[in-house]
RNA sequence: AUUGAACGCUGGCGGUAGGCUUAACACAUGCAAGUCGAGCGGAAACGAUGGUAGCUUGCUACUAGGCGUCGAGCGGCGGACGGGUGAGUAACGCGUAGGAAUCUGCCUGAUAGAUGGGGACAACUCAGGGAAACUUGAGCUAAUACCGAAUACGCCCUACGGGGGAAAGCGGGGGAUCUUCGGACCUCGCGCUAUCAGAUGAGCCUGCGUUGGAUUAGCUAGUUGGUGAGGUAAUGGCUCACCAAGGCGACGAUCCAUAGCUGGUCUGAGAGGACGAUCAGCCACACUGGGACUGAGACACGGCCCAGACUCCUACGGGAGGCAGCAGUGGGGAAUAUUGGACAAUGGGCGAAACCCUGAUCCAGCAAUGCCGCGUGUGUGAAGAAGGCCUUCGGGUUGUAAAGCACUUUCAGUGGGGAAGAAAGGUCUAAGAUUAAUACUCUUAGAAGUUGACAUUACCCACAGAAGAAGCACUGGCUAACUCUGUGCCAGCAGCCGCGGUAAUACAGAGAGUGCGAGCGUUAAUCGGAAUUACUGGGCGUAAAGCGCGCGUAGGUGGAUAUUUAAGUCGGAUGUGAAAGCCCUGGGCUCAACCUAGGAACUGCAUUCAAAACUGUCAGGCUAGAGUAUGGUAGAGGAUAGUGGAAUUUCCGGUGUAGCGGUGAAAUGCGUAGAGAUCGGAAGGAACAUCAGUGGCGAAGGCGGCUAUCUGGACCAAUACUGACGCUGAGGUGCGAAAGCGUGGGGAGCAAACAGGAUUAGAUACCCUGGUAGUCCACGCCGUAAACGAUGUCAACUAGCCGUUGGGGGGUUGUCCCCUUAGUGGCGCAGCUAACGCGAUAAGUUGACCGCCUGGGGAGUACGGUCGCAAGAUUAAAACUCAAAGGAAUUGACGGGGACCCGCACAAGCGGUGGAGCAUGUUGUUUAAUUCGAAGCAACGCGAAGAACCUUACCUACACUUGACAUACAGAGAAUUUACUAGAGAUAGUUAAGUGCCUUCGGGAAUGAAGAGACAGGUGCUGCAUGGCUGUCGUCAGCUCGUGUCGUGAGAUGUUGGGUUAAGUCCCGUAACGAGCGCAACCCUUAUCCUUAGUUACCAGCACGUAAUGGUGGGGACUCUAGGGAGACUGCCGGUGAUAAACUGGAGGAAGGUGGGGACGACGUCAAGUCAUCAUGGCCCUUAUGGGUAGGGCUACACACGUGCUACAAUGGGCAGUACAGAGGGUCGCGAAGCCGCGAGGUGGAGCCAAUCUCAGAAAGCUGCUCGUAGUCCGGAUUGGAGUCUGCAACUCGACUCCAUGAAGUUGGAAUCGCUAGUAAUCGCGGAUCAGAAUGCCGCGGUGAAUACGUUCUCGGGCCUUGUACACACCGCCCGUCACACCAUGGGAGUAGGCUGUACCAGAAGUAGGUAGACUAACCUUCGGGGGGUCGCUUACCACGGUAUGGUUUAUGACUGGGGUG
Repeated sequence: AUUGAACGCUGGCGGUAGGCUUAACACAUGCAAGUCGAGCGGAAACGAUGGUAGCUUGCUACUAGGCGUCGAGCGGCGGACGGGUGAGUAACGCGUAGGAAUCUGCCUGAUAGAUGGGGACAACUCAGGGAAACUUGAGCUAAUACCGAAUACGCCCUACGGGGGAAAGCGGGGGAUCUUCGGACCUCGCGCUAUCAGAUGAGCCUGCGUUGGAUUAGCUAGUUGGUGAGGUAAUGGCUCACCAAGGCGACGAUCCAUAGCUGGUCUGAGAGGACGAUCAGCCACACUGGGACUGAGACACGGCCCAGACUCCUACGGGAGGCAGCAGUGGGGAAUAUUGGACAAUGGGCGAAACCCUGAUCCAGCAAUGCCGCGUGUGUGAAGAAGGCCUUCGGGUUGUAAAGCACUUUCAGUGGGGAAGAAAGGUCUAAGAUUAAUACUCUUAGAAGUUGACAUUACCCACAGAAGAAGCACUGGCUAACUCUGUGCCAGCAGCCGCGGUAAUACAGAGAGUGCGAGCGUUAAUCGGAAUUACUGGGCGUAAAGCGCGCGUAGGUGGAUAUUUAAGUCGGAUGUGAAAGCCCUGGGCUCAACCUAGGAACUGCAUUCAAAACUGUCAGGCUAGAGUAUGGUAGAGGAUAGUGGAAUUUCCGGUGUAGCGGUGAAAUGCGUAGAGAUCGGAAGGAACAUCAGUGGCGAAGGCGGCUAUCUGGACCAAUACUGACGCUGAGGUGCGAAAGCGUGGGGAGCAAACAGGAUUAGAUACCCUGGUAGUCCACGCCGUAAACGAUGUCAACUAGCCGUUGGGGGGUUGUCCCCUUAGUGGCGCAGCUAACGCGAUAAGUUGACCGCCUGGGGAGUACGGUCGCAAGAUUAAAACUCAAAGGAAUUGACGGGGACCCGCACAAGCGGUGGAGCAUGUUGUUUAAUUCGAAGCAACGCGAAGAACCUUACCUACACUUGACAUACAGAGAAUUUACUAGAGAUAGUUAAGUGCCUUCGGGAAUGAAGAGACAGGUGCUGCAUGGCUGUCGUCAGCUCGUGUCGUGAGAUGUUGGGUUAAGUCCCGUAACGAGCGCAACCCUUAUCCUUAGUUACCAGCACGUAAUGGUGGGGACUCUAGGGAGACUGCCGGUGAUAAACUGGAGGAAGGUGGGGACGACGUCAAGUCAUCAUGGCCCUUAUGGGUAGGGCUACACACGUGCUACAAUGGGCAGUACAGAGGGUCGCGAAGCCGCGAGGUGGAGCCAAUCUCAGAAAGCUGCUCGUAGUCCGGAUUGGAGUCUGCAACUCGACUCCAUGAAGUUGGAAUCGCUAGUAAUCGCGGAUCAGAAUGCCGCGGUGAAUACGUUCUCGGGCCUUGUACACACCGCCCGUCACACCAUGGGAGUAGGCUGUACCAGAAGUAGGUAGACUAACCUUCGGGGGGUCGCUUACCACGGUAUGGUUUAUGACUGGGGUG
C1' cells in the first nucleotide's frame, strides 16, 4: 500500500460496487422451460351467444365445437442456451501461433423440386391388475407422425460398364372457369425435399509456454512403428489380425504431493513476487460410479437405464428422490443477505402474430463490507465566568471553547409539485413493392390513443427550528502527541527494543494533547522496504561458503584469415494479440466514486521482404595456443632387489663392587643368585646423525644412508614438423596421512589399553617404573584429517627493490657484473578489502568452466538410499526453540604474560600488637529499654572536644491537645509578682499585691490566659530521590581540549620513542602545533644575617641599692619580641652525558640541589558515608510517631574482636639532694604568700582582663644511698576501711586521697603493625570539651639512636607492550553429568485407516457380434413365403463387488534414545 475479510468500541444521510473463501455436507416448501389450435384427432375446464326446460325474470340444468378459447394426447421446435459450482484435472486442460482429414438445426445467397399411394399408433371407448407409482388386453381414429412407389439439375458409390437415394402441407385473399359446394384453380406468405456456397457453432492435429519433490532413476506389450481390415462426421493403435522391436528418460521419463487455466487483480521505480472473488473467454462437474438412447448438437444440472450410499412413502408385494438454479432450512464456521416485486426495459424459447414462459435480467430489502460525496452549524463574543486539571500558589490550561448576541437551514422531518428510463407492437391513413388484382402481405412515411416493477423515484418549492446527528485509537523510542493520582517485579502492558521492585510521560484512572473521522483500532493475509535467492542486482583467505587431489565422458566455452549460408542477431511490412480493465483526451450524473466515446498500449507469436558486422554452419588455407622430434640439465619423484655403519636392546664371556635408576623431591623397579660401569663376541629389528638450506621433487597425500635395474614428470637452448588437435568438467574413474579392520609373517626401540609408584581434597591425568595391541613386511579393505595457502582449475594484462634454486647467453677472468627463462621467498606502488591484510606465486583488472553458501541452535543428527567385514563413510531433513550467533578492528579492565620504574612495599634495623591485668569501642547475648548511625583497607579511644539529673533521641508510669515554638483572627484582661495546700513532679486549687506606655481620645504597641479553624511539631521512613560536607584510590602523576593530520568508523596522533626527574620535571626526536586542570612555584612556619622599633621582655658598659633578685636610674649593644628586607639560583669549578636536559664530585655558605614541616587533593571511581549537624523532594503520624514530668536505661555480661594504658624489672625500683624547657590557659576565671591537714584538700584573698599576676614543683637527667634476680623493696589489679572535692543529688553510676589487701604477669603461638633523622624510642608539660569526670584526642618541648646490600619475592601504584570468548569488566565469563517440570521428535512387539500395484474370481445396465427359440402392420410375392424388424438366448468389453499378495502414507503404541526450554 492492499483485502470477497472477521472481531472490539461507536454509528446521521446519500450514490455506487460487492456479499458461504469453511461441509462438491444434508436438504422441508415454493418457484427456476416451455410454447405452437396458422401441423392433427379433438372438447375436460372457463366465457360469450343462440336454443330448450324448470321457473322465486335472472338463476339453475340441458343443448350447439357453431364461436372466444383450450386440460390431457399425437406431432413440431426448444429442454445441448441461459443459470450454478471448482470436486476432479499437471493434461493439447488452458494460453498463444499455426494446420487439415471434418460436421453444422435455426439464419443468408443460389439452383432444382415438392407427383401419386399405403399401413398404423396415442388420445377416446370398453374390460382388467395394483395401496400407490403405474400398467395389461380388446376396439375406433387424424396429421407437417410413419412407410413404399415415381422423378433426380446437382449429390453419393463405382471395377467407369453402371448403380443408389427425396419431399408435406398449412394460412390469408380472390376476378374468370369447374365443383360432390367441402373445394379445385390462381396468387401471396409460412413450412417441406435435394444440392452448392456463406455465416455461425463444434470436433481433431501440431510448435512453444504452463507448481514442487531425485530421501521418486529407470518407465513402457497396444507399448513404438509398418501392412491390412474395422470404426468415426473426420485423422489416428481409436479397435483388431499379422510383422518388426521399438518408444520415453538427467533438456528429469515414471512416481508422489499440490492445483481448474486465462484476460486480469494486489504490490513494486522496474524486473519481479503473490493471487485467479465480482466481470469476461475456455474447460470440467451435476448425490457416487458405469452406460448408452434421442438429436444438427449431449453421453445431457431441473431426460433415460443399471449398481451403490442416504432420505422419504408403503397395504411389506413394491415405489419415489437428487438446490454446485433463485429464495430458504439445518450443519460446519471467526464469517457472508429476502422463502420480496416485475417481465416496464435488455436478452432468450416457441409462435405468422397478438401473446405466453423466463429466480436470465431489471429493481427493491438486509449488513458502514469497500470506494466516493455531504452533514452534525456560521459569525461575533474576555469578566479570559463557573467547573475540571496542574501549580513554583504568582498563576497556567481547558479556552472564543461555553454562556450571551446576531444569522443560516444543506441533510433528516412535514406538506406540495414533478422528469427521464417508452423504443416498439397493435389500430388507422398514404406511397412504393408483389400480383391478373385497387385483396392479402411486405417496406417507408404520417396520425390518434395506449404500455413503468422500481415509485411516497431523481429533482424542485414551501414550512419550522440550531433544532435530530461524533466517535475511535494513540501520547517511552521507532512515531505526531505530557502532566497528576493510584499501584509497588503486584496488578498489568508489549509490533521490536523493553516498562513495573514507593516520586512509572511505558500498568490503571483523570486532565490535557496528537492522529484519523462515520468511522477508528485489533487480528489474519499478500507485496514492498529485503541487493535477505542478487536476470536487472550478492557472495565463498578470517563472517555461511573451494570438492583432499588428479584423469576424463556428456555439456559449456574457444586463436587468426578469406569465402558460403542465414539458425541466432538487426530493420521494415502484414496478420493476430476478444471485450472489459490499466493509461491519455473528451463527454454524462451539481462534484466525486461511477458510467460512456475515441485513442494509445497489449513489451507476445506467426508469415514475408531486406542486411550480413558479430556468434553459429559448410568447406579451404595460417601459426602466435597445444603437441611431436633433436641435444642437454637438476632433483629425498615412484617401484623392486641388494648392501653399509653408528646407536638402542637382549644373550655369552672377562674385569670389578655396592649400589643403579629416576624425580621438583621421592617411591615403585633392577642389584651380593654380582647389577650399574667397562672390555670383547654374537643375535635381531627398526630408523638413517652430520651434509640440511622459508633448498629440491611430486597433482595432492607425501618423499631423506648407499648401489643397481625399471620408470613418470619438469626445465633450458636451437631448429624442424602437425595445424586449434585447446580450456573446464555434472555423472564416472583412479590416487589418497594417521588411526582402524582381515589373513600370514616380524617384533629392537617406542607405546594406546593395563599394572604399580608418586602428586593431590580427590587424580580413572600431567611426572616415574614397567607393559600388550599397534608401529615394520606382504596381500586385501577403509576413504577420512586444521587433507590449510582455511585461497578450485586455465589464460591474458598491470610500478619497483632485495634474496635464493635449476638452465642458457654476454662482459670479462673477479671472492665479480649484466641480460634472459622456469621455480621458490621477503618488502612494497597502484588497485582491492568490513577491517586484518593481499599485492606479477593477487585477495588487483578481465575472460572460460566447475564446486559451494543463504541467521544461531536442533545437526552434519534422524529416517530412507548407496558403500563397508566392522568401525563407520556418503547423501541429508523436519518439528521445536532463540533474537541473536559470527568477523575484523577500538577503548578499557584483567592475566599464577613480558619489559621499565616508584612507594617503610619487601629486605636491613629499632620498637610494638597478638599472651597478662585494666581502660575504651564493637559484635553477640540479655533486657521494659540496654536509642540511633558507622562495616575490608577507607566501621570498631569512630559521630561523642567528655551519658550521675540535664544531655537523651530509648523504656516504664503519670498528665496535655492550636500545643514547648511561628504567623494571622475575634472578644475580654496591663504586664508582673506574694503566700498557702495536694502531688514523685508536670500540674491543679485557693489567696494577695499591682493598674503602667503612646494617643488625633476612636484607639494602638508590648504582654499573659481562655477560644475556633488555618496550622505548628516529628532525632518518624527513604543517603538507592537530593544539596552541602566528608572519606578513599592518592600528593599517585596523571586527566583532557582546540585546530591539524590519519582512519569508512569506534578511535588514533598529540600523551608514543631516546634520555632525565620526586613529577606528563625538563631536553632531544617526532604529523603534529598549541592550550587547560593537575606537578612545581606563589602562602604560613622553621633554620642565618641585616634593618626599624624597644614594654610588661633584655642588661654589655655607667651609676645606685639589696642577704639575694633588671630591684632602680638608665641603656638600645646582646637575647628576645614583631614589622620590613637579604639569602639558594645547579649561580661557580671538575667529570659524565649527545656541545642538550640532567647527574655526580667539589668550593663557598647558616642553609645545596624540592633545606625541614604545614596548608593546598586534577578528570574521575566506590548508587562509599551522612535525611541524627544543617537544608531539602516525596511518603507517613496529628488526644500522637507531637509536647511535659518523675524514675530507669544508654554503664547489663558466658563469650569474641579492634585500639590503648600499666607491667613483667637492675639501662631497673625506692629514698634524699640538685639542674635545664617550650607552647598554652585564666574574671561565673587563674588564684600567690601565710596558716591547717600524712594527703586529696581546707582556709586565705595579695596580684592579674595578663611578655607585668597566676596555673607552675617540668620529667627523664645528674649526685649519693639501698635492693641483688626473687613473683621480689618488680607489678599494681581486686577488695576492706576512712576521707576530700564538684554538684539539687555521686545507690544504680564520678574523680581523687590515706591506711590495709597485693591477682594475673618472668618478654608473649600462628600471624601482624609503625618508623629512614631531630625521625623511631623514651620523658614529662599544656589545651579543648568540662560543675565534676582522660590511659582518648589536639599540641609542646627535653634526651635522642640503629639500618637501607639491593629490587628476586609480598602488597599497592605508574608507563609501554601482548593475549582475551571479560565490559556489572577475573568477586568476570563459562562446560558437562545428575535431580525436577514441560514441549516437540526418532526407534518400537504391533494395531487401525487412506491411496495404489500385480494376479485371479465375478459380471448389472448398455453397445457391438452371433443366433438353434418366440413374435411380427406397410415392401416384394409364384400367396407357400421372402426381405426387414422386435423379444429371448449367447459371446466380447465393462462399473460395483470379492480373494490373495505387495508398495506407500497417516494416526496410534507398553517401553526406550537423544534434543529443546525453565
Predicted 3D model of a 1462-nucleotide RNA (small-subunit ribosomal RNA) from an uncultured prokaryote. RNAcentral holds the sequence, with entries from ENA. Its Rfam family is "Bacterial small subunit ribosomal RNA".